The RNA shown here (SAM riboswitch aptamer (S box leader)) has 103 nucleotides and comes from Candidatus Magasanikiibacteriota. The prediction has a mean pLDDT of 85. Taxonomically the source falls in Bacteria candidate phyla (Bacteria).
[in-house]
RNA sequence: UAUAUAUCCAGAGUGCAGCGAGGGAACUAGCCCUAUGACCUGCCGGCAACCUGCUAUAAAAAGUAAGGUGCUAAUUCUAGCCCCAUAAGGGGAAAGAUAAAGG
Repeated sequence: UAUAUAUCCAGAGUGCAGCGAGGGAACUAGCCCUAUGACCUGCCGGCAACCUGCUAUAAAAAGUAAGGUGCUAAUUCUAGCCCCAUAAGGGGAAAGAUAAAGG
């Protein structure tokens, strides 16, 4: 990092320290968070259960949470493209994220 697969309306921090102005992937629009210090970084805590391990089983399902990831405001914050609908709204795609594969 091409590619294909699965999942993305659930869940989990008023924590401590550092930093100091933007942040919510990118563009546009909206909306929201933010000097009562966000975002980010480190530590600690937590959630989840994709992979490994362990328990269980004929095999599974299931359970567990030790290890590898991941995540811990808002549906992936919402919309943008297509379809349905008078509308409100609904469905799908695209893009993105994560996992385990992979040349």